Predicted 3D model of a 1509-nucleotide RNA (small-subunit ribosomal RNA) from a Eubacteriales bacterium. Its Rfam family is "Bacterial small subunit ribosomal RNA". Gene Ontology terms of the family: structural constituent of ribosome and ribosome. NCBI's taxonomy places the organism under Bacteria, Bacillati, Bacillota, Clostridia, Eubacteriales. The coordinates come from a structure-prediction model, not an experiment, and the mean pLDDT is 83. RNAcentral holds the sequence, with entries from ENA and SILVA.

RNA sequence: GAUUUCGAGAGUUUGAUCCUGGCUCAGGAUUAACGCUGGCGGCGUGCAUAACACAUUCAAGUCGAACGGAGCCAUUCCUUCGGGGAUAGCUUAGUGGCGGACGGGUGAGUAACGCGUGAGCAACCUGCCCUUUUGUGGGGGAUAACGACGGGAAACUGUCGCUAAUACCGCAUAACCAGGUAGUACCGCAUGGUACAGCCUGCAAAGAUUUAUUGCAAAAGGAUGGGCUCGCGUCUGAUUAGAUAGUUGGUGGGGCAACGGCCUACCAAGUCGACGAUCAGUAGCCGGACUGAGAGGUUGAACGGCCACAUUGGAACUGAGAUACGGUCCAGACUCCUACGGGAGGCAGCAGUGGGGAAUAUUGGGCAAUGGACGGAAGUCUGACCCAGCGACGCCGCGUGAGGGAAGAAGGUCUUCGGAUUGUAAACCUUAAACAACAGGGACGAAAGAAAUGACGGUACCUGUUAGGAAGCCACGGCUAACUACGUGCCAGCAGCCGCGGUAAUACGUAGGUGGCAAGCGUUAUCCGGAUUUACUGGGUGUAAAGGGUGUGUAGGCGGAGAGGCAAGUCAGGCGUGGAAAUUACGGGCUCAACCCGUAACUUGCGCUUGAAACUGUUUCCCUUGAGUGUCGGAGAGGUAAAUGGAAUUCCCAGUGUAGCGGUGAAAUGCGUAGAUAUUGGGAGGAACACCGGUGGCGAAGGCGGUUUACUGGACGACAACUGACGCUGAGACACGAAAGUGUGGGGAGCAAACAGGAUUAGAUACCCUGGUAGUCCACACCGUAAACGAUGAAUGCUAGGUGUGGGGGCGCAAGCCUCCGUGCCGCAGUUAACACAAUAAGCAUUCCACCUGGGGAGUACGGCCGCAAGGUUGAAACUCAAAGGAAUUGACGGGAGCCCGCACAAGCAGUGGAGUAUGUGGUUUAAUUCGACGCAACGCGAAGAACCUUACCAGAGCUUGACAUCCGCUUAAAGUUGAUGUAAUGUUGAUGUGGACCUUCGGGUCCGAGGCGAGACAGGUGGUGCAUGGUUGUCGUCAGCUCGUGUCGUGAGAUGUUGGGUUAAGUCCCGCAACGAGCGCAACCCUUAUGUUUAGUUGCUACGAAAGAGCACUCUGGACAGACUGCCGUUGACAAAACGGAGGAAGGUGGGGACGACGUCAAAUCAUCAUGCCCCUUACGCUCCGGGCUACACACGUACUACAAUGGUGAGAACAAAGGGAAGCUAAGCCGCGAGGCGGAGCGAACCCCAUAAAAAUCAUCCCAGUUCGGACUGCAGGCUGCAACUCGCCUGCACGAAGUUGGAAUUGCUAGUAAUCGCGGAUCAGCAUGCCGCGGUGAAUACGUUCCCGGGCUUUGUACACACCGCCCGUCAAACCAUGAAAGUUGGGAACACCCGAAGCCAGUGAGCUAACCGCAAGGAGGCAGCUGUCGAAGGUGGGUUCAAUGAUUGGGGUUAAGUCGUAACAAGGUAGCCGUAUCGGAAGGUGCGGCUGGAUCACCUCCUUU
Repeated sequence: GAUUUCGAGAGUUUGAUCCUGGCUCAGGAUUAACGCUGGCGGCGUGCAUAACACAUUCAAGUCGAACGGAGCCAUUCCUUCGGGGAUAGCUUAGUGGCGGACGGGUGAGUAACGCGUGAGCAACCUGCCCUUUUGUGGGGGAUAACGACGGGAAACUGUCGCUAAUACCGCAUAACCAGGUAGUACCGCAUGGUACAGCCUGCAAAGAUUUAUUGCAAAAGGAUGGGCUCGCGUCUGAUUAGAUAGUUGGUGGGGCAACGGCCUACCAAGUCGACGAUCAGUAGCCGGACUGAGAGGUUGAACGGCCACAUUGGAACUGAGAUACGGUCCAGACUCCUACGGGAGGCAGCAGUGGGGAAUAUUGGGCAAUGGACGGAAGUCUGACCCAGCGACGCCGCGUGAGGGAAGAAGGUCUUCGGAUUGUAAACCUUAAACAACAGGGACGAAAGAAAUGACGGUACCUGUUAGGAAGCCACGGCUAACUACGUGCCAGCAGCCGCGGUAAUACGUAGGUGGCAAGCGUUAUCCGGAUUUACUGGGUGUAAAGGGUGUGUAGGCGGAGAGGCAAGUCAGGCGUGGAAAUUACGGGCUCAACCCGUAACUUGCGCUUGAAACUGUUUCCCUUGAGUGUCGGAGAGGUAAAUGGAAUUCCCAGUGUAGCGGUGAAAUGCGUAGAUAUUGGGAGGAACACCGGUGGCGAAGGCGGUUUACUGGACGACAACUGACGCUGAGACACGAAAGUGUGGGGAGCAAACAGGAUUAGAUACCCUGGUAGUCCACACCGUAAACGAUGAAUGCUAGGUGUGGGGGCGCAAGCCUCCGUGCCGCAGUUAACACAAUAAGCAUUCCACCUGGGGAGUACGGCCGCAAGGUUGAAACUCAAAGGAAUUGACGGGAGCCCGCACAAGCAGUGGAGUAUGUGGUUUAAUUCGACGCAACGCGAAGAACCUUACCAGAGCUUGACAUCCGCUUAAAGUUGAUGUAAUGUUGAUGUGGACCUUCGGGUCCGAGGCGAGACAGGUGGUGCAUGGUUGUCGUCAGCUCGUGUCGUGAGAUGUUGGGUUAAGUCCCGCAACGAGCGCAACCCUUAUGUUUAGUUGCUACGAAAGAGCACUCUGGACAGACUGCCGUUGACAAAACGGAGGAAGGUGGGGACGACGUCAAAUCAUCAUGCCCCUUACGCUCCGGGCUACACACGUACUACAAUGGUGAGAACAAAGGGAAGCUAAGCCGCGAGGCGGAGCGAACCCCAUAAAAAUCAUCCCAGUUCGGACUGCAGGCUGCAACUCGCCUGCACGAAGUUGGAAUUGCUAGUAAUCGCGGAUCAGCAUGCCGCGGUGAAUACGUUCCCGGGCUUUGUACACACCGCCCGUCAAACCAUGAAAGUUGGGAACACCCGAAGCCAGUGAGCUAACCGCAAGGAGGCAGCUGUCGAAGGUGGGUUCAAUGAUUGGGGUUAAGUCGUAACAAGGUAGCCGUAUCGGAAGGUGCGGCUGGAUCACCUCCUUU
């Protein structure tokens, strides 16, 4: 450079993210099956299960040209007419030959030279076939058939007699054959082979028909087919580690076609095995098939090759070939026949039957073709084969029509009722003829010398006729293409994963519609893929699963520099082989395709051969840098043993001394007047070594700490003398190995599991306290584990720096610089999921070892090994889940931390909680006590006002198109006014009374409005769902927060901005800063209040005794404006923001108050304000009326009022407001009443009149601390008002009665100034009814040091196993149900061997007195043979003890799963005692405690180190 080939992901852990990691899906395939459906054809394919049992037919015969007979027929001859002979033909039982070892079936066995591949046989055989050479001479004795006589039910068989052959047997002849023997030449990897020539011995035959052949015999060669041997390859398990006696080898012998322990006798003791023997399990192997980008993985149906088997086991015979599927013998099981004596059988051949099973076909046709056996041939046989039948079982092809056709028909479905969709789909018009059907014609396959010969088949194919006969299945939440309605209501059901279903289900069922595929479509099962999820290609191990606790070292693996040789690996060329089919490419044939044919590629391998020599290997020589040795030097808690020292605790003795000591959050147990604690002196004993001491040192790790001595290991530095790769790693192995624990013997001061007591607590088997035993210590011996951690294996090399520290060396006067080894921190590149690591790597590379492959079950069970035991090590499965997990992010939370704020605490004032009453709620009651609101944020709340009404509740009485709206028909005007009757309502009935507009021919007509009656559409519902909703509201909270754009950082969620330093009431402002800006909030703008100016003045104000009138200075009212901005000064601060102080000012730092409520939270409240989806009721869950209830009353709670009194009560007279309201109203003056109130009626729609006297305070008088002249509940009597009506159930007045209560337990509320407290006034609702609510003014305080604590909130930070977010999560026992599993006295069944007994058939060996045709012999007899008998071996069988596998087993152990069981609260935050690991011990349980270890512990402090101009 060219060419060729070529790989897709998704869902699911989380609030979200990245990663790890499993599960699941989309694809392809099948000897398939099942469900629904089903028109045709072609080509294929069809017992995978019981190698289970088989009725019946068929599947291996053929040859008369091998032989003798028999029968039939024809011709001919003879004839005693009974018949006989000859010839040709046909049929054939028997003898004989060839074939039944092929073809066909099956896959039980087999882990093996069985198979595959490649070699070898100098160690072999081969019928039929081919080639060559030679021969075929001459004899003999039998025997079936047949005949006769028998036995037997049968199968079959005995005796006698006759006969033939290509049947059988001698003899002759013969070698290039075989055996023996002695040679020569050449060759080979050994034994040995080949060629040549010599001698001796031995071995053969068959004819037939006819004239041409064909047989027969010997030998050689070929071909074909087989036999044997070897290299390499060929499943799983080590919880199978040792196996083996003919075993391994040798010698002699035997046997075989042939080699060989193949067999036998003897000798030796070998042989195999961690590179996996043996054992166990599973399995026919291959070409190939499926899948895959490939590498691989899985598989071995059909077709082809090999092997094995033929009812099970054994055995031989015959034969070229068998240890023989349709042969023989024996044994076993089974079936059948039987006359009970005995016989017969083998479908894993083709059909077929039963059975098993989810499941697999016809008891078909033909030898026409291909092939096979026999034959000279004709031919016969052939369930091989060729065809047909059945099955959508698979692949391929075709059809069910095509074109036009809008009134977008009808019907269906949906609907916002307009329409949309089904849908050009149908109807209708036109039209083609490829499927089927029918009719006509009609093959190839058939090859030869002519004729004859086709099962398939009148089939394929050709021509003609007719829209007629032909569409289903699955899906429609995401993955994944395709949506609506109804039904159902965590039910029924779906589901591959995630997950749907609890009243609006695109997820269930149905329908309509849509999507996909299509004579099929889905489901199930299995395999590969996706899965880089076993990683050779192509993964990992700090924290996700995963580095062995550490070292020494064996095998093994890997290995420094130079030179030479060899050529095993490696590379290149050539040759052989890698069968065919298959696959791929190209081309061709069936109308196409599937299918078939041809050519090529491919067959990635193995063998032989020729070469190359870089690398690996091997060998020789050599080198010094790896490694080691040597000399010198210093450092060190390195190890072992012995000796020794002081401080402290405890104990003992003695002294002083007196009442406590000790201990805790507080206590108690305990000790002490028998003298403790304290203190002084003396003594005993054991253990540990303060300070130095240090992210200092040493060691392989565990670990090592007073001092001295002895012995001893290692590392480091300097020098470069010596060896010369001696190295690295290291499965097994061996050694060491904290603490706890074990054994034996000592020791025992302190501490301290267990235990005891005291506390705490609901309990407290704990935490705390007082005691206290093992143990801790020593010696010897075990154990062998830890969070044995740097959670980081060892070794080597390389890759910026900076700064400490320990040891050594060099240079230098010193400061310092350089260098080696160790030990820390920061940091670049790089790596990493991130955190982080970063020359002490978790970077870049190499080598070796160990380990991992989802969570749980489980480091468990069983088995093995180790241990005295405790236990350790090795180490599963069933079952179950769709996650478990790592790092980081944002929140939330913490009995974590820091900063800040708030009537949050504190400092104060007044209360609540106690009493009585009012009111609301719970509870209870009731016919009903309507409903809602439930921590803060329900409870004087909805309700700004329940006697009726309201009213929704209850009882009773009624109405049914309705009390209310719209539409239709008929009718009448209706309403209103006034009577009668009736129980409340609905009713019944009389009188009166009659509409409006327009047109008009004046008769009337039309329209609108109203009542009654009728029919139905509908009305109506305070019925349900606030968890279907809108709207409205509460709350955090008037807290200061909540976000966005662009940019930047991060893989990402996210971060930054918004953090930091100050400051503020404030994310307010300033400064800094990878941020720069912006928005919603804060603030301001609005209202009100406080000051002034100006303007306007009536009903206001003023002068006045009053009115009129006048005026607008003042008060006041309404406008407009001014004023306050940290603006000015000083100090502090960083030269800022700002803070503090001051001046001026009515007001000073948001002046006071109000309205105003960010993003959001609480499925917060409300379907009963209203609106509204859906559901429900429709002579009632609607409507009307009367009465009752919402007002009940043992009790509990909330919120208020009034008090308990002298800062007070009572009485008297006299003062000062503001803000409101008023016509169905406020109501004055005046009069009556003690009073509530009544009469009255002026004025006022209101700055005018009225409500309307404000009260407290102040003044005067009285009360004198009492249950009172306090307090007023309750009750009685008498009244008033409102109202249709005050009984249930209103308010008020007068008189009388005069309860509790003497300041309120635990607890708890409000308030920081015109506030709290206290005093009265008004308003809404309202006929009447306020201690409630909303407003108004009067009088008018105290206190705040301060932020430690309680509560709430904001910001930052930290931990987290929480995210429904701590009201979270979560652990274990117990109880219940279900599931799988371990142990278990045992029981049952199977497997593989072993030992012994018995010993069939049969081969072999021996014997063979019985029998015996061929040969020898004149004969006698012999040779040879047979029967019989014996022996070795030997299948089945029997007995036995072990072994192994499986099933089952009372009981028992743990495990798993299961919306709402019990007990506790272990873990996650410092989880309330930090947690965890190992070990020991204790306890209902989680668990507690002791000893040692770890940080994977929060917080605070200290030390050390590091960073920063």